[in-house]
RNA sequence: GGAGCCGGCGAGGCGGUCGCUCCUUCUGAUGAAGAAGAAGGGGAGGAAAGUCCGAACUCCACAGGGCAGGAUGGUCGCUAACAGCGACUCCGGGCAACCGGGGGAAAGUGCCACAGAAAAGAUACCGCCUGCUUCAACUCGAAGUCAGGUAAGGGUGAAAUGGCGAGGCAAGAGCUCACCGCUCUGAGGGCGACUCCAGAGGCAAGGCAAACCCCAUCCGGAGCAAGACCAAAUUAACCCCAAAGAUGGAUGGCCCGUCCAAUGGGGUGGGUAGGUCGCUAAAGCUGUUAAGCAAUUAACAGUUGAGACAAAUGACCGCCGCAGCUUCAGGCUGUGACUGAAUUCGGCUUAGGUCCGGCUCCGGCC
Numbered sequence: 001g002g003a004g005c006c007g008g009c010g011a012g013g014c015g016g017u018c019g020c021u022c023c024u025u026c027u028g029a030u031g032a033a034g035a036a037g038a039a040g041g042g043g044a045g046g047a048a049a050g051u052c053c054g055a056a057c058u059c060c061a062c063a064g065g066g067c068a069g070g071a072u073g074g075u076c077g078c079u080a081a082c083a084g085c086g087a088c089u090c091c092g093g094g095c096a097a098c099c100g101g102g103g104g105a106a107a108g109u110g111c112c113a114c115a116g117a118a119a120a121g122a123u124a125c126c127g128c129c130u131g132c133u134u135c136a137a138c139u140c141g142a143a144g145u146c147a148g149g150u151a152a153g154g155g156u157g158a159a160a161u162g163g164c165g166a167g168g169c170a171a172g173a174g175c176u177c178a179c180c181g182c183u184c185u186g187a188g189g190g191c192g193a194c195u196c197c198a199g200a201g202g203c204a205a206g207g208c209a210a211a212c213c214c215c216a217u218c219c220g221g222a223g224c225a226a227g228a229c230c231a232a233a234u235u236a237a238c239c240c241c242a243a244a245g246a247u248g249g250a251u252g253g254c255c256c257g258u259c260c261a262a263u264g265g266g267g268u269g270g271g272u273a274g275g276u277c278g279c280u281a282a283a284g285c286u287g288u289u290a291a292g293c294a295a296u297u298a299a300c301a302g303u304u305g306a307g308a309c310a311a312a313u314g315a316c317c318g319c320c321g322c323a324g325c326u327u328c329a330g331g332c333u334g335u336g337a338c339u340g341a342a343u344u345c346g347g348c349u350u351a352g353g354u355c356c357g358g359c360u361c362c363g364g365c366c
Base pairs, nucleotide, nucleotide: 001362002361003360004359005358006357007356008355012320013319014318015317016316017315018314020043021042022041023040024039025038026037027036045338049349050348052347053346054345055344056343057223058222059221060220069219070218071217072216073215074088075087076086077085078084089102090101091100092099093098103214104213108212109211110208111207112206125154126153127150128149129148130147131146132144133143134142135141162180163179165177166176167175181203182201183200184199185198186197188195189194227277228276229275230274237268238267239266240265241264242263247261248260249259250258251257284303285302286301287300288299289298290297291296321335322334323333324332325331326330
């Protein structure tokens, strides 16, 4: 210098002017609720996003057990919990830094495109070998709608029934042997996944479980528009009252009387509009020390940082900082990207611009 890998900080700072929203205090229009105003203070993010996991909290359901369904899946640990995180382990990729993946295919069923003879408990397409037949014959031989042997070689495929070498054989073949691989057994190490060593076995068990399935563990449902409290107007319901007069009906031959309805007044509970709470101090954040490889935990100290409800968080100016250019005490330009709270946390994923640090490989120079 080039090419890469991993991690981290921050998301410009200060001041001013004009706005928006919320809170506190004060003044306080209106008959009244408290309109309006003044002063002071608070006012987006690392992802507030996607709403994908896991919780807190709330309501509903629930004796206990099972089925169905869903999620997770190496081991050990961390955590309130998790599909998250850390460490280790095995496999795969990369020269490396590093990255990705993880139960069971020797319980059963199923599938494996195209090509290929054959896609799973084998197979004979080409080839090789033997026999037979025919042809040719001095010899070497050649051929076959023939009968067999053969998985070494060719060819197909993502994948072809251990690999490689030697022996062996008519040709071949774990048929036999050495090495490697695999399986089983035993001993050692490790909490464990696993690993190392030794011995035995001729080798059996192709792949797919994000196919059904099997095993282990976990899982009730809905979500702050959860839910709780206060509570108009209007209509209907129910309860109470109604002096005199007047309306309808029942009782009755008729009148009075009694009852019902209607009407008027008052009330009740439920609950709508509306209001209040839930609501922001929380598994919080920052730092130090201690334990631990780490994730994380403990102790101590400090700190308080939006809470709206159809939803505020905006615009401009000055100085400094940063970046670029430059005629370099200086000047000019820019100050961006992704995006914006809505009950709150812990994660994951995605979006996007800059800076810093560490590490690996290659090349050059000293």
The RNA shown here (Bacterial RNase P class A) has 366 nucleotides and comes from Candidatus Aminicenantes bacterium UBA6228. The prediction has a mean pLDDT of 76. Rfam family: Bacterial RNase P class A. By type it is a ribozyme. The sequence was found by an Rfam model in a public genome assembly.